Predicted 3D model of a 1483-nucleotide RNA (small-subunit ribosomal RNA) from an uncultured rumen bacterium.
It matches the Rfam family "Bacterial small subunit ribosomal RNA".
The coordinates come from a structure-prediction model, not an experiment, and the mean pLDDT is 83.
The RNAcentral record of the sequence draws on ENA and SILVA.
RNA sequence: AGAGUUUGAUCCUGGCUCAGGACGAACGCUGGCGGCGUGCCUAACACAUGCAAGUCGAACGGACUUAGCUGGAUGCUUGCAUCCGGCGAAAGUUAGUGGCGGACGGGUGAGUAACGCGUGAAUAACCUGCCCAACAGAGGGGGAUAACGUUUGGAAACGAACGCUAAUACCGCAUAACAUUGUGGCAUCGCAUGGUGCUACAAUCAAAGGAGCAAUCCGCUGAUGGAUGGAUUCGCGUCCGAUUAGCUAGUUGGUGAGAUAACAGCUCACCAAGGCGACGAUCGGUAGCCGGACUGAGAGGUUGAACGGCCACAUUGGGACUGAGACACGGCCCAGACUCCUACGGGAGGCAGCAGUGGGGGAUAUUGCACAAUGGGGGAAACCCUGAUGCAGCAACGCCGCGUGAGGGAAGAAGGUUUUCGGAUUGUAAACCUCUGUCCUAGGUGAAGAUAAUGACGGUAGCCUAGGAGGAAGCUCCGGCUAACUACGUGCCAGCAGCCGCGGUAAUACGUAGGGAGCGAGCGUUGUCCGGAAUUACUGGGUGUAAAGGGUGCGUAGGCGGCAAGAAAAGUCAGAUGUGAAAUACCGGGGCUUAACCCCGGAGCUGCAUUUGAAACUUUUUUGCUUGAGUGAAGUAGAGGCAAGCGGAAUUCCCUGUGUAGCGGUGAAAUGCGUAGAUAUUAGGAGGAACACCAGCGGCGAAGGCGGCUUACUGGACUGUAACUGACACUGAGGCACGAAAGCGUGGGGAGCAAACAGGAUUAGAUACCCUGGUAGUCCACGCCGUAAACGAUGAAUACUAGGUGUUGGGGAGCAAAGCUCUUCGGUGCCGCAGCUAACGCACUAAGUAUUCCACCUGGGGAGUACGUUCGCAAGAAUGAAACUCAAAGGAAUUGACGGGGACCCGCACAAGCGGUGGAGCAUGUGGUUUAAUUCGAAGCAACGCGAAGAACCUUACCUAAUCUUGACAUCCCGAUGCAAGACUUUGUAAUGAAGUCCCUCUUCGGACAUCGGUGACAGGUGGUGCAUGGUUGUCGUCAGCUCGUGUCGUGAGAUGUUGGGUUAAGUCCCGCAACGAGCGCAACCCUUAUCUUUAGUAGCCAGCGGUUUGGCCGGGCACUCUAGAGAGACUGCCAGGGAUAACCUGGAGGAAGGUGGGGAUGACGUCAAAUCAUCAUGCCCCUUAUGAUUAGGGCUACACACGUGCUACAAUGGCGUAAACAAAGGGAAGCCAACCCGCGAGGGGGAGCCAAUCUCAAAAAUAACGUCUCAGUUCGGAUUGUAGUCUGCAACUCGACUACAUGAAGCUGGAAUCGCUAGUAAUCGCGAAUCAGAAUGUCGCGGUGAAUACGUUCCCGGGUCUUGUACACACCGCCCGUCACGCCAUGGGAGUCGAUAAUGCCCGAAGUCAGUGACCCAACCUUAUGGAGGGAGCUGCCGAAGGCAGGAUUGAUAACUGGGGUGAAGUCGUAACAAGGUAACC
Repeated sequence: AGAGUUUGAUCCUGGCUCAGGACGAACGCUGGCGGCGUGCCUAACACAUGCAAGUCGAACGGACUUAGCUGGAUGCUUGCAUCCGGCGAAAGUUAGUGGCGGACGGGUGAGUAACGCGUGAAUAACCUGCCCAACAGAGGGGGAUAACGUUUGGAAACGAACGCUAAUACCGCAUAACAUUGUGGCAUCGCAUGGUGCUACAAUCAAAGGAGCAAUCCGCUGAUGGAUGGAUUCGCGUCCGAUUAGCUAGUUGGUGAGAUAACAGCUCACCAAGGCGACGAUCGGUAGCCGGACUGAGAGGUUGAACGGCCACAUUGGGACUGAGACACGGCCCAGACUCCUACGGGAGGCAGCAGUGGGGGAUAUUGCACAAUGGGGGAAACCCUGAUGCAGCAACGCCGCGUGAGGGAAGAAGGUUUUCGGAUUGUAAACCUCUGUCCUAGGUGAAGAUAAUGACGGUAGCCUAGGAGGAAGCUCCGGCUAACUACGUGCCAGCAGCCGCGGUAAUACGUAGGGAGCGAGCGUUGUCCGGAAUUACUGGGUGUAAAGGGUGCGUAGGCGGCAAGAAAAGUCAGAUGUGAAAUACCGGGGCUUAACCCCGGAGCUGCAUUUGAAACUUUUUUGCUUGAGUGAAGUAGAGGCAAGCGGAAUUCCCUGUGUAGCGGUGAAAUGCGUAGAUAUUAGGAGGAACACCAGCGGCGAAGGCGGCUUACUGGACUGUAACUGACACUGAGGCACGAAAGCGUGGGGAGCAAACAGGAUUAGAUACCCUGGUAGUCCACGCCGUAAACGAUGAAUACUAGGUGUUGGGGAGCAAAGCUCUUCGGUGCCGCAGCUAACGCACUAAGUAUUCCACCUGGGGAGUACGUUCGCAAGAAUGAAACUCAAAGGAAUUGACGGGGACCCGCACAAGCGGUGGAGCAUGUGGUUUAAUUCGAAGCAACGCGAAGAACCUUACCUAAUCUUGACAUCCCGAUGCAAGACUUUGUAAUGAAGUCCCUCUUCGGACAUCGGUGACAGGUGGUGCAUGGUUGUCGUCAGCUCGUGUCGUGAGAUGUUGGGUUAAGUCCCGCAACGAGCGCAACCCUUAUCUUUAGUAGCCAGCGGUUUGGCCGGGCACUCUAGAGAGACUGCCAGGGAUAACCUGGAGGAAGGUGGGGAUGACGUCAAAUCAUCAUGCCCCUUAUGAUUAGGGCUACACACGUGCUACAAUGGCGUAAACAAAGGGAAGCCAACCCGCGAGGGGGAGCCAAUCUCAAAAAUAACGUCUCAGUUCGGAUUGUAGUCUGCAACUCGACUACAUGAAGCUGGAAUCGCUAGUAAUCGCGAAUCAGAAUGUCGCGGUGAAUACGUUCCCGGGUCUUGUACACACCGCCCGUCACGCCAUGGGAGUCGAUAAUGCCCGAAGUCAGUGACCCAACCUUAUGGAGGGAGCUGCCGAAGGCAGGAUUGAUAACUGGGGUGAAGUCGUAACAAGGUAACC
């Protein structure tokens, strides 16, 4: 410090996620030791048991015990023991009275949003036991009462009556001040009330003793000061919500009184009507606050366990008493709930003290030891008490330290894993050798903590000796982020997952193993917080299009504000002082072996307050200024507004004339109108609405908006001038006003247009688009509504920052003046530099550079929805969430693809033609069906006469039946044989078989080779996967494209080049150009064909010569044809024109051929997970007496039907017959087969020739000639069927071809639709070959005859280039919307129901303070002894907790039913959006 994730890729915006640190944690697996810390975060839930606050006998009277003394008795050892009495301490114990302490210490965080806390001040408005300092004092009396005794009640708790008694208990009196109060005086000070000191008079108020021989000590009383502790007040700070906007009656203030330690409405009476609040009152929610802790670079954010400070609380609520201090955790009273005891009458209790129990919970410890230390209470002290505290126990809960060994050791052992079988790896790891002893075990010694004694910890820490590698390693991860990879299993299953995402048969992502990586007594997971996140942005963000500028103006509060001078000093800056507790953190030291931990010192604590200064800036104030702003006076332009009036054109309607059959409307129609006279046309009239041309990215207005003309009223702007004011300015939360269209209300108006509605069309449907009608509405007046894609998607204002060019309204200057040039203000456009921007773009009219103010944003959906509130007549508007859900949603630009977008171009693509298919019969292939099987594959073009260049058996993969199991085929090993193969015989089967006979290798004698038998490794598989593959092939497409290097441009994907202007069949070439070059394609090179030359001349040829049986047959020749080698030839080379002088095009000449001459081979980068595992090869999986092998028979040939491809036809351009002519290219030895003979024929017999330019297949046919048929289902057509045959073959039944005779079906030119072809082509005619025993209408070749048409590119299809739009990128066979149906989830409404909370009103009213009363009761003092003073019980009153009643408020849960929402691989209906999305979309 960043990374992953939106996309085909890119940049940006933006969310989600991860890597880090932390924890009072929990869970999973694992676990050796020690130190230091920490340990109920939940139920402030309930608690058994024990302990946690007592102490003082030197305050007091008692009681008890005992030493001692003494009397008696017994025993005897005669001075002892025991027992029973008495006295009795100065020794001890102690219930009670009394004093001090139980207000500290310890716990918890429920409440509390508060002067509660923090910080800083104030008290001139206060208190303070014990302690300290200093001052003064303690004289003399009195009456009671516990204890105790007696009686007595009660189950108990606990009492009652009577009697006695003491005090440092209680009460008078005396004395007394510097105390208090009242009235004065003086001095002095201050901070407003006032304070302080001195002083006069008057009044009032004290006391206690104890110990000691004593000294003296401890106490007591009054008062002063201090210290400590507390109380109160104030400034500032202290969470969220405005879907909480008004709150408040003791409320705010005053006077008086009371109360308090003290101020104060704290309380009361009276008076006034105030007080708080947008700087957030009130209300609701949440919460103890802080020092600090965690995190962070910091600013911040989160947090408040442990330690420390403060506060609050003690079962819930209320209350007071005592006291220096409490409204009191281990005190009291009352009420409520709960628990316990009970004799039912009554009583007792409060662990949020320490342990502990139950419960809750994911979760948190021992009913331990000790007061030895530190501290606390009491005491004169000894001492007692102390679950504070010190220690120990439990827990890896955290931090820190240590260990589980160290060195050597390669046969790189065994084993494991893997493998390409060679190896690699585990791995110096182990074994083995040498050594050490931290922890450990045993024994010994043994602290500090204590200053004389006292040590819980503890025989602990430490030290010494001995022993032995012995007892001590796991956890997570290994697809990317993120360090670390292989094998097997599994097969969208099981599972994983923090995000992206893995898993559908080769998973580095699941599970296991091996190996590896990381950390290590721990490691992971979960949860929470901060960080990363500049993702709330003060530091440090944004708002044209990503989320985001308010629809517009006026203006209040507020914020901010021109130039100059003076003053003040609030902000600001500097110094000083106080404070900012300690601990923590930082720095420097020190102590535990180190560290954690602890101790010491320093700095710091960024703050607050006081004070002294400074005066630039901000502020305040004073005085000026004129440039900001405004006013005046002079001009200018304008659809600015409002009201009234006027005008013409057009539509419609009415009337009238002419006129006749249609009009109207559409893609085409129909509805509609019209013979009752329409449309058209003429004239007149009515009425409403809107204002053509001018008209212009021209004008005006704040925006919405404003358009005929005239008049009246009226707002604003601009120009120039510089007379006036003198900062009056800018912005603007709330507020007020304006605000298109639609809509609403009332009343008018209504021509045209036109939601709804009706009809007609279209359509599968058509509640639409189109058409005919048509009502609200549109118009006017008044009133509402208050929203729009109210847009420049751009808030207002000011200043600054290159230019160029239009236009509009003014002013100025110059000139040669209907004008031109220059210049200056205001408005409105375009282009463009710097700069900015993610890019697009903006660019003086900023989206640049700055300042001020306002508004708004913080992932998508849910949702601008729900609830609440405000407004509205309503429609609705404004404000405006959450649950839940996703990992994206989005912007700009790029490359493609696509478009029922555009431009250009090409192609038998259309058009122009010729001939077909689709109809018939048959052949063949496919689907379907059937079957035991009808083997398998191919599936739009690019499957379907395809694999198959040829299924009777074989082929053959299928079915049935049967047989074999190392196998039909390969290698290795062992044994036997010498072969094997073949032939024959017998027997048997459907077939393989069984038996026998014949025949029978080589050799260097080792063996080789072959067969048979056996054993196991293995063979075998046309079994699966073409979506694991290689190879091969199809297709776009023989289309002209596809790329690269360097450079340049762009943040980048990418672009450029390759685009543009021409041209071409072509990215072919030329020109231009930030490109320059290059590669794969194109073309050429190759084959063939067309012409010629040359070479050669048999088996080919024969011009001339000779012979001839008349056959190139022979001699001869090679001239010609031909054959097959080598060459030539064609290149826009030449001419003319066009073009840009180019490329090139058009025409011409010559030429056999002319502009790639014709044809072929040749197929770029890639696309289709295209085809093929059944040509072959091959990974993996599967079968192994079978999914292998063999045999026989059957099937692949089935047949209601559907489709494709063909053949033959339907006839006269023909059929048939007769007799004639002309090819090319091929084949031939298991072959082609001549002549000749036989047969009607297929063919048979026969045998010549030929391994082929020699022989042969072999006849070419159409054609031409002659004859016949004469338009018919025929002399067309030949299917089907019958009979008889031929050939091949082991065998033609299923199931061959051919022949002869006979039979003679459909069919008379083929619907919608569709195919081929541009010249030697289509059409037509025959010939040959491969396969093959036989079996072509198929396929591949060959030649013969031989056309028509192409205007042209509008349209259909396909393709190419450029451009445009895009929400597509699996790329339009794309994407995607809504209803409905089903499952699940959360949520709104809901008749209601059940709670909770805080108020309000009324009732009741405990305890208790206060007040009143007090006839009853009472010891102290007074008294005339009766009373008085004073006190109390009791009663009454105010207040008053809990409780009751009532109506509301807020909030939660739940509910029949209901609303929408979200989500869910393959449901239904349509197709709304994205392309002009097929009606442009959107609001």